[in-house]
């Protein structure tokens, strides 16, 4: 240091509930955990979804790519 993913702290948080919000995908924000070592971040390629269908938008907990990072047993 490059890979990994055991512990231990620590963090996030599907489903459903409820507010407030967008015509809708869907955002927030409270409860809540199904899971997560990037489930941080970001729409560039792909995908999927939406709608008031055009110089529209929404997914980052689907891939990939870009950027950044916590701890440190084994191999």
């Nucleotide at each position: 240091a490059u890979a990994c993913g055991a512990a231990a702290a620590g963090g996030c948080a599907a489903a459903c509930c409820c507010g407030c919000u967008g015509c809708g995908a869907g955002g927030c924000g409270g409860g809540g955990a199904c899971g997560c070592a990037a489930a941080g971040c970001c729409a560039g390629g792909g995908g999927u979804c939406u709608c008031a269908c055009g110089a529209a938008g929404a997914c980052a907990g689907c891939c990939c790519a870009g950027c950044c990072g916590c701890c440190g047993a084994a191999g």